Description:
Model confidence (mean pLDDT): 87 of 100. Small-subunit ribosomal RNA, 5' domain from an uncultured Acidobacteriota bacterium, 507 nucleotides, folded computationally.

Context: one part of a larger RNA
């Protein structure tokens, strides 16, 4: 000098864009953050229509029919994405380049072959029972795109040299219809992932030896898949001063800061990858998890309890306490973008879009412009003549940004949807959180808007008074003990400017 996720002191007008727990991966009240589908299905309720009975009627009850409006439940898809954090990890974790003839892949796309015929269970519901509750047990009924056989088997898999043989599948729904959406098997793809390898990737030798599934083989198991991944047996190997092992520290990268560069430092926001979800362990379901808002076990903690037993997990968005020098609103909206489900309408979405708070950063603008005296007053200084503040003010003329008020007022919106059409397309109609915001026009007035640090040398800027090695200053050198340009105040001056200084850290 530059930089910062900064903090502290003094000060503070406006706007745009960014950015904001670096500490306790400390504990968390409350609300919300993952649902959706009735065009897979059952039941209950509701609504509507018809009929019967009672009643003058309103209406009530019963029966039948229609209806996805509400609830419960089965079933399907999603919940493995998105969002958070950086604990762990020195590792094929990451980066880069390869390999996989050792592999998987729901939804999507291409191509292709099928979708025949039966059966059964169960939740919800009803009944009984247990429990304070959470919830649980028994009996009975029932549906399906739930489950299970049978048939079929192009392709697939297995056996076989071949001929050939064996195994093994499905679900329906909507629509008047045409047709559409599905379901099963297979093929290729796209995108996604698993595994393996070369190279790169922190410090310590005041860590020198480490290793028994250890190193290799055979056989088997296991996996989507190779493999000591696991097991049995056999052999005795394997690693290491080119630093094994151990210890300490740390998520890695694209990048960021600095620097002429080489390099050094760093990894906050954004993007990619990894790891984690109270702590430790485990599997289930599934195309995919060993699963943040799933399950089970153990532990610590908090809460409820009828003491028998239960409930919970903000490193999601807000917010609270605590820690700390220090870090925000318990906001609005799904209008847009994107995601999940759905044929669609649509529903959900603290992702996201916006708004709020903080000079935390960067950038832009303003706090007025011109004229105006041998020069007011005040203040400071003085050799008392004067000098300085100083065109500065007053005063005259001008302008009106920003702010204030009034009027107008968006872009972001086009889809979706409806009608016509074979289609291309045409027509119709609707949707804005931000926001009465941006922006435009107008009204009035210089009117509402300047501070901070420094002035001994380094280093730009000097006098007076007070103080008297005191009080104090200080980045280094050093100032202060009676004439202090170095302390304090004042006048003046210098620098930067909505900031200015200080501290910390990096180069």
């Nucleotide at each position: 000098g530059a930089a910062c996720g900064a903090a502290c002191g003094c000060u503070g007008g406006c706007g745009g864009c960014g950015u904001g727990c670096u500490u306790a991966a400390c504990a968390c009240a409350u609300g919300c953050a993952a649902g959706u589908c009735g065009a897979g299905u059952g039941c209950g309720c509701g609504u509507c229509c018809c009929g019967a009975u009672a009643g003058c009627a309103a209406u009530a009850u019963c029966g039948g029919g229609a209806u996805g409006g509400c609830g419960c439940a089965c079933g399907g898809c999603g919940c493995a994405c998105g969002g958070g954090u950086g604990c762990g990890u020195a590792a094929c974790a990451c980066g880069u380049g390869g390999g996989u003839a050792a592999c998987c892949u729901g939804c999507c796309c291409u191509u292709u072959g099928g979708u025949g015929g039966g059966g059964a269970a169960u939740a919800a519901c009803c009944c009984c029972g247990g429990g304070a509750a959470a919830c649980c047990g028994g009996g009975g009924c029932u549906a399906a795109u739930u489950c299970c056989g049978c048939a079929u088997a192009a392709g697939a898999u297995c056996c076989g040299c071949a001929a050939g043989g064996a195994u093994g599948a499905a679900a329906g729904c909507c629509g008047c219809a045409a047709g559409g959406c599905g379901c099963c098997g297979a093929u290729g793809g796209a995108g996604g992932g698993g595994c393996c390898c070369g190279c790169g990737c922190a410090c310590g030798a005041u860590u020198a030896g480490c290793u028994a599934g250890u190193u290799g083989g055979u056989a088997g198991g296991g996996u989507a898949a190779c493999g000591g991944c696991c097991u049995a047996c056999c052999a005795a190997g394997g690693c290491g001063a080119u630093g094994a092992u151990c210890g300490u520290u740390a998520g890695c990268u694209g990048g960021u800061c600095u620097g002429a560069g080489a390099g050094g430092a760093u990894g906050g926001c954004c993007a990619g990858c990894c790891a984690c979800a109270c702590u430790g362990g485990a599997a289930c379901u599934g195309a995919g998890a060993c699963a943040c808002g799933g399950u089970c076990c153990a532990g610590a903690c908090u809460c409820c309890u009828a003491c028998g037993g239960g409930a919970g997990g903000c490193a999601g968005c807000a917010g609270u306490g605590g820690g700390g020098a220090a870090u925000c609103u318990u906001g609005c909206a799904c209008a847009a973008u994107g995601g999940g489900c759905g044929a669609a309408a649509g529903c959900c979405u603290g992702a996201u879009g916006c708004a709020g708070c903080g000079a935390c950063g960067c950038c832009g603008c303003g706090u007025g412009g011109g004229g105006g005296a041998u020069g007011a007053a005040g203040c400071u200084u003085c050799u008392c003549g004067g000098a300085g503040u100083g065109u500065a003010a007053a005063c005259c003329c001008c302008u009106u940004u920003c702010g204030a008020c009034c009027c107008g007022g968006a872009c972001g919106a086009a889809u979706a949807c409806c009608u016509c059409g074979c289609a291309a397309g045409a027509g119709g109609g609707g949707u804005g959180a931000c926001g009465g915001u941006a922006c435009g026009g107008g009204u009035a007035u210089a009117a509402g808007a300047a501070g901070c640090c420094c002035c001994g040398g380094c280093u730009a800027a000097c006098u007076a008074c007070g103080u008297g090695c005191c009080a104090g200053c200080a980045g280094c050198c050093g100032c202060g003990g009676u004439a202090a340009u170095a302390c304090g105040u004042a006048g003046g001056g210098g620098g930067c400017c909505a900031g200015c200084g200080u501290u910390g850290u990096u180069c």